Predicted 3D model of a 143-nucleotide RNA (c-di-AMP riboswitch aptamer (ydaO/yuaA leader)) from Cohnella candida.
RNA sequence: CAUAUUGAACAGCUUAGUUUCCGGCAAGAGCCGGGAAGCGGGGGAACCAAUUUUUUGGGGCGAAUCGGUCCGCGUUCAGGACCGUAGGGAACCAUCUAUCCCGAGUCCGUCAGCUAACCUCGUCAGCUUUGGAUGGGUCAGGC
Numbered sequence: 001c002a003u004a005u006u007g008a009a010c011a012g013c014u015u016a017g018u019u020u021c022c023g024g025c026a027a028g029a030g031c032c033g034g035g036a037a038g039c040g041g042g043g044g045a046a047c048c049a050a051u052u053u054u055u056u057g058g059g060g061c062g063a064a065u066c067g068g069u070c071c072g073c074g075u076u077c078a079g080g081a082c083c084g085u086a087g088g089g090a091a092c093c094a095u096c097u098a099u100c101c102c103g104a105g106u107c108c109g110u111c112a113g114c115u116a117a118c119c120u121c122g123u124c125a126g127c128u129u130u131g132g133a134u135g136g137g138u139c140a141g142g143c
Stems, first nucleotide, its partner, number of pairs: 001007001011128004018037008038123006048113001057111001058108004066084006087102004092136007
């Protein structure tokens, strides 16, 4: 933008998850495929570390770890609900403070410390609000 719903646009938030080019399909909004840049993850020497760990498996992404109580099951295990907690987030940036919120999930597949060269993967998803102080910035207006 007409109220609600829905959709779109603008302004923003969490997150690595943004920008752009080419081709194809579409009335269009966009969708699919392939590149580039940016950002992010994994593997991977020497040196260093570890040298004692291997089913009590082990490891990765992520802030998301570690506990307690109760219910349930009841031989046990799985599961659930609360209360905390390491840690994390909240409209320029940093610090302090107060308030609010999160504190999940998932992947690899017996295997990986660090790690230059090198190799390789991702670029989703979900949302709409915080005040104060100090310092440093940015923009606009006026003179």